[in-house]
RNA sequence: GAUUUAUAAAGAAGCGUGGAGAGCACAGGCUCAGAGAAGCGCUAGCAACCGCCCCGAAAAUCGGGGAAAAUGGUGCUAAAUCCUGCUCCCGGCAAGGUGCCGAGGAGAACUAUAAACC
Numbered sequence: 001g002a003u004u005u006a007u008a009a010a011g012a013a014g015c016g017u018g019g020a021g022a023g024c025a026c027a028g029g030c031u032c033a034g035a036g037a038a039g040c041g042c043u044a045g046c047a048a049c050c051g052c053c054c055c056g057a058a059a060a061u062c063g064g065g066g067a068a069a070a071u072g073g074u075g076c077u078a079a080a081u082c083c084u085g086c087u088c089c090c091g092g093c094a095a096g097g098u099g100c101c102g103a104g105g106a107g108a109a110c111u112a113u114a115a116a117c118c
Base pairs, nucleotide, nucleotide: 001118003116004115005114006113007112008111013043014042015041016040017039021032022031023030026085027084028083029082044077045076046075048074049073050072052066053065054064055063056062086107087106088105089104090102091101092100093099
């Protein structure tokens, strides 16, 4: 880096440095930001997956519970993956060419994380 599977409306902050952007990519919004962005460092915290323990159950898969978590290995700590974009459906407005609105619903796609594997 590719592929597959699962999950993604929960949770969790300060300081130092730095000095202008950041929120995946593209676009449209929106939000945060010199009362200090990104990046880097330290400390603190959260608890998703694998791993550990117990139960259903004898096993695989699955389900439930528990402990721990700079340590068993990763991850994460503004706003729903910040919202939308594609398909279908629902409701309202308008219209009879078809459109607009909706933290409305479902799915796909993208992205992120974990595990397996190439």

Background: SAM riboswitch aptamer (S box leader) from Flammeovirgaceae bacterium UBA2786, 118 nucleotides, folded computationally. Lineage of the source: Bacteria > Pseudomonadati > Bacteroidota > Cytophagia > Flammeovirgaceae.